[in-house]
RNA sequence: AUUCCGGUUGAUCCUGCCGGACCAUACUGCUAUUGGAGUUCGACUAAGCCAUGCAAGUCUUCCGCAAGGAGGCAAAAGGCUGAGUAACACGUAGGUAACCUGCCCUAAAGCGGGAAAUAGCCUCGGGAAACUGAGGGUAAUGUCCCAUAGGUUUUAGACAUUGGAAUAUGCUUAAACCAAAAGCUUCGGCGCUUUAGGAUGGACCUGCGACUGAUCAGGUAGUUGGCGGGGUAAUGGCCCACCAAGCCUAAGACCAGUAGGGGCAGUGAGAGCUGGAGCCCCCAGACGGGUACUGAGACACGGACCCGAGCCCUACGGGGUGCAGCAGGCGCGAAACCUCCGCAAUGCACGCAAGUGUGACGGGGGGACUCCAAGUGUUUUCUCUUUAUAGAGACAACUUUUGCCAAGUGUAAAUAGCUUGGCGAAUAAGAGCUGGGUAAGACGGGUGCCAGCCGCCGCGGUAAUACCCGCAGCUCGAGUGGUAUGGAGUAUUAUUGGGUCUAAAGCGUUCGUAGCCGGGCCUGCAAGUUUCCUGUGAAAUCCGGCAGCUUAACUGUCGGGCGUGCAGGGGAUACUACAGGCCUUGGGACCGGGAUGGGCUAGAGGAACUUCCGGGGUAGGGGUGAAAUCCUAUAAUCCUGGAGGGACCACCUGUGGCUAAUGCGUCUAGCUAAAACGGGUCCGACGGUGAGGAACGAAAGCGUGGGGAGCAAAUGGGAUUAGAUACCCCAGUAGUCCACGCUGUAAAUGCUGCAAACUAGGUGUUGCAUGCCCUUAGUGGGCGUGCAGUGCCGAAGGGAAGCCGUUAAGUUUGCCACCUGGGAAGUACGGUCGCAAGGCUGAAACUUAAAGGAAUUGACGGGGGAGCACCACAAGGGGUGGAGCCUGCGGUUUAAUUGGAUUCAACGCCGGAAAUCUCACCGGGGGCGACAGCAGAAUGAAGGUCAGGUUGACGAUCUUACUCGACUCGCUGAGAGGUAGUGCAUGGCCGUCGUCAGUUCGUGCCGUAAGGUGUUCGGUUAAGUCCGACAACGAACGAGACCCACGUCGCUAGUUGCUAGCUUCCCUUUCGAGGGGGGUGCACUCUAACGAGACCGCUGCUGAUAAAGCAGAGGAAGAGGUGGGCAACGGUAGGUCAGUAUGCUCCGAAUCCCCCGGGCUACACGCGGGCUACAAUGCGCGUCACAAUGAGCUGCGAUGCCGAAAGGCAAAGCUAAUCCCUAAAGGCGCGCCUAGUUCGGAUUGAGGGCUGUAACCCGCCCUCAUGAAGCCGGAAUCCCUAGUAAUCGGGCGUCACUAGCGCCCGGUGAAUACGUCCCUGCUCCUUGUACACACCGCCCGUCAAAUCACCUGAGUUUGGCCUGGAUGAGGCGCCAGCACAGCUGGCUUCGAAUCUGAGCUAGGCAAGGGGGGUUAAGUCGUAACAAGGUAUCCGUAGGGGAACCUGCGGAUAGAUCACCUCCU
Repeated sequence: AUUCCGGUUGAUCCUGCCGGACCAUACUGCUAUUGGAGUUCGACUAAGCCAUGCAAGUCUUCCGCAAGGAGGCAAAAGGCUGAGUAACACGUAGGUAACCUGCCCUAAAGCGGGAAAUAGCCUCGGGAAACUGAGGGUAAUGUCCCAUAGGUUUUAGACAUUGGAAUAUGCUUAAACCAAAAGCUUCGGCGCUUUAGGAUGGACCUGCGACUGAUCAGGUAGUUGGCGGGGUAAUGGCCCACCAAGCCUAAGACCAGUAGGGGCAGUGAGAGCUGGAGCCCCCAGACGGGUACUGAGACACGGACCCGAGCCCUACGGGGUGCAGCAGGCGCGAAACCUCCGCAAUGCACGCAAGUGUGACGGGGGGACUCCAAGUGUUUUCUCUUUAUAGAGACAACUUUUGCCAAGUGUAAAUAGCUUGGCGAAUAAGAGCUGGGUAAGACGGGUGCCAGCCGCCGCGGUAAUACCCGCAGCUCGAGUGGUAUGGAGUAUUAUUGGGUCUAAAGCGUUCGUAGCCGGGCCUGCAAGUUUCCUGUGAAAUCCGGCAGCUUAACUGUCGGGCGUGCAGGGGAUACUACAGGCCUUGGGACCGGGAUGGGCUAGAGGAACUUCCGGGGUAGGGGUGAAAUCCUAUAAUCCUGGAGGGACCACCUGUGGCUAAUGCGUCUAGCUAAAACGGGUCCGACGGUGAGGAACGAAAGCGUGGGGAGCAAAUGGGAUUAGAUACCCCAGUAGUCCACGCUGUAAAUGCUGCAAACUAGGUGUUGCAUGCCCUUAGUGGGCGUGCAGUGCCGAAGGGAAGCCGUUAAGUUUGCCACCUGGGAAGUACGGUCGCAAGGCUGAAACUUAAAGGAAUUGACGGGGGAGCACCACAAGGGGUGGAGCCUGCGGUUUAAUUGGAUUCAACGCCGGAAAUCUCACCGGGGGCGACAGCAGAAUGAAGGUCAGGUUGACGAUCUUACUCGACUCGCUGAGAGGUAGUGCAUGGCCGUCGUCAGUUCGUGCCGUAAGGUGUUCGGUUAAGUCCGACAACGAACGAGACCCACGUCGCUAGUUGCUAGCUUCCCUUUCGAGGGGGGUGCACUCUAACGAGACCGCUGCUGAUAAAGCAGAGGAAGAGGUGGGCAACGGUAGGUCAGUAUGCUCCGAAUCCCCCGGGCUACACGCGGGCUACAAUGCGCGUCACAAUGAGCUGCGAUGCCGAAAGGCAAAGCUAAUCCCUAAAGGCGCGCCUAGUUCGGAUUGAGGGCUGUAACCCGCCCUCAUGAAGCCGGAAUCCCUAGUAAUCGGGCGUCACUAGCGCCCGGUGAAUACGUCCCUGCUCCUUGUACACACCGCCCGUCAAAUCACCUGAGUUUGGCCUGGAUGAGGCGCCAGCACAGCUGGCUUCGAAUCUGAGCUAGGCAAGGGGGGUUAAGUCGUAACAAGGUAUCCGUAGGGGAACCUGCGGAUAGAUCACCUCCU
């Protein structure tokens, strides 16, 4: 400063509302020192009711001593309030040729004579009182009569004046009628009467201005006008009689609701919006209503009469009363003061005046009413904290506003204030907030989705910067917060200044009335417009200058402005209007030849379908994913001939044509309409739009009558399904068709109103016109141009974006319609249309913080495409699933069967093979507190111990006794410890996505932005591997490279390894030789260090000549050589607090520690992983071979002996290339002969061995005996592509003992792909999405429960308005009578009020009925969002527990694939 900020999302940009920050008014919480000023204070609700006091008197010619009376003036002012009133009430500008005006001013004239009463008073009465009656007497500026001036009305006038106009004024004449005066005096004067003029105040009329509702559209009988009267100061239907039938209204009459109006006030930059308290002007009212009297003036707040309601007094007969004046009281409420002082000032009434009166006014008191001003201290030094100029403290000094005290001044009297003096830092700070918005705490304690906070978003479920306290801090400050209302913010009502394809919003379409807008030229006029002048628009308020209170607020004065206006006059004439004349380009008419599913009517034709008849023919047909219902031996389906019927109109057919839209398709004829092109003959602005209105208007539906082949809501049946009121099937009625009426709606869509102008193009296509070329001369073909239509792509520009883009959603103009958060709801009520269904119009209460649009990144899809994988398939091999056993899990059981892990990614997993230990579980027993405080303790704590008791056992404990000598667990805190809790507080480690190929960055570019690009595309790869293209160019992590092992070769080295050759010794010998030991040697093997080698390098082919792929050669090895290690950004609140670590919580003499025993090993059952098998490719026996890894000191143990064996006894060597542990399958031979067996080995019995404190629960081994199930395994499922699977054994880990487990090692050693995306998944691209906690998502409706507001409602009740009738207070008028200033009676009329009837309207209550909203975890389903599993939605109709389903027509706001066309 004309300002923004928070909230929809994973994030973004919009639309849009909600909230915050600001100002004002009222109330309110907490708090509070002073002064000044002010138009501040029962306005908001009850125009409700009021005790008490006061608020209007004054003067004296007269009477009276006085009190008082009579008379004059005043009492119609001042003061209060805002109920009524939508109106000439108000504002403003005018008018009165239609008027009045006391007191005041000016001018002129006058004031003569007479008379009768009456109050007070006196006397006597009535009455409770209020009051009142009779008699007597009396005065006046009171009243009456006469006179004079004068006036009013009427008659008849000619003339004059003013004026727009005479009904005016003046003058003349005549008549009738009415008809003045008052005195006092101090002699100054004050009064009185008449006339004229003025001033002031009022009355009436008019133009314009000025609330809401059309769910108020017609209103009006005194209504509109006229003639004549009445009435008034005066016009007028103001009132009356008669006559006419008018008058108002879409420019909003009438009705209803609300409301005093204005100057102004609040807010705002303004335009506006809101208000109308206070002050000023006007109006209206005075308990509700009515009426007149007096008077200059009233229909009269503090006068009268009457009715009504209320209150008071009463002697019950009758009376009184009106605070919306000042105080005060009650009531009402969230809401508002003293029953104060004074007439000193200002003003008013009266008075000659003095003066009197004045709750007007001037003062004081009270109130956190508003505004203004000031203070609650200042300074130096020192100390402390310290980053500090900041904070805290101490001492000292200074000042004295304010405060307290005193004097003066001040005032009507006081208070206050002012002046002076004294005292003393003394007497004076709070409220709200601290998560964001929004300035200020990642401080402590408490609480634990509780208590609570929060305007909005949101906090709180055990580490709360958000709750409650404390401390600290921030903002403002004598205030500060809350609530409500108004304004601003809000361009969310848009005149300034918005929008309508998709966010809310274009009527389904056209015609057309009113209105609004309107082509070119000329002339006139001057209404609009514009300029100048005049008058007016009160003061206060507002702005500026100056001045007065110490300043300021406040006030005064001057100037300006405001009221944006209205009225009058003069000028201008561009534009608009109006009037006149002309024009042709807008528009219309006309002519020409073409194009067209435009409309209506009639006739004709066609294939198919169906029915019937005839012929042929035989067993099925039909239908579906698969079936069934159904048809068929009474002959179907099928073939064929014929006849009937109704509906429809293939191909042509095309983002092609026509129509206003809906819509329109065989052919021919008739009638009829519109458009384009061309011509330029005529008219001459005739036009555009279009509120109301009218017409047309798919499908469905309705009425009447026809028709009915096919199809087909409803309905019946069959399936599907958990169900299936559906999707599928078989039937089938309305309907679909025709004629005539009605309905009037659709996603009636281009979700885009109509008309006009302007603003680059390119390319198709249709119609007409036209130029050129070709020609088979065709109604042919091609290339251009113009106009009109219809598509696509695109410049500028626009848009939130998607997109639009001469067919605008661009730039402008005119007119219409519509929108203003979501829901309730297109619902209710009312109106209107319809036969009905229903249509049109169309709210509110209540509820809610979002609802929504476009686009982005993900995720997902019972969407699409590409690529890949033996945790995918295919081709194969072997298993699991069946049996027995082992092992883990669930379940069950149990005192306990401790706990964790639960798809892949839990289940021989926690290295978890638990006898005790482990151990966390169960039963029983025992033990333990550092440190501090209290308490105890040399009157001996704690500890130790013999014996005895207790116990399964124990100085653990108890009894008794001894010993020792300083601490002590008795209490409160606090500890140690905890396999107690939380893996959803964590670290670390691990699994898994992932045997994947991805994940990002810098700069640039694109996009408003989220974000995109790069990372996409074409090839290729195991790979985001590489090549090429490309607004990208580069780079990083991952892949690869790298590291280890194995495979070939070379070199180095040679002990504990090897030992060919050479040599030596021993044994055997078939004399050939064989075996063993030593030496030499390092050739070979081996060991373990270094190097070489492999790279698509070479050749050919394919490929873009690339990357690469295939084949071949060479090579030990060939395309990543083989196998491992390492292995991204991240996700999974994955697993682990029980490995350790660790926050918080808990236990703390037990959830700690120790011991004994038990349990983890249970067993109707289910699941996973294994082992052994079911046998002959086998089993048994005998015999004979060939490994590698690795381990070894309370270890491996040669060898010898004993034993049938397990094993035992003795024992060399080895701390290891030295010693030791070491194979099986296999070979050879023999037996078994297809059998539950010489297969299989479970189970059980007996005997023995080993480890260990201990094998009962519950270990392993050996021998003998026993000899179960099992004869190859359902659905389903697992692993594997080569030295692999399969099979065979071995070592190590665990370990006192125990391996069917895990990890390694070697032996033997196959089969089958060389592919694919079908299944399961993964990666990438693309598409849809209402998902983002991300499909284990979201989400709809009924029903059930609670609650809230609403609609309807038999009825009941209360108001308001209107109208008819009855009664009728009282008033005007007339008449009559009478004791005649009057009274009584009657009549007419007006008429409040009361009673009663009808109507309209508003409200209250209400049984019952209805839908709607809201409410963590209710029931039923799954409708929608992905192709949402039957695409969705709209209209309509039928049906159904419900979402919904189905028929007919329509839309795309539908995915996917294919084809056609068009475009780039």

Small-subunit ribosomal RNA from an archaeon, 1464 nucleotides, folded computationally. Rfam family: Archaeal small subunit ribosomal RNA. The literature on the family includes a 2001 paper in Science by Yusupov et al., "Crystal structure of the ribosome at 5.5 A resolution". The sequence is in RNAcentral, with records from ENA and SILVA.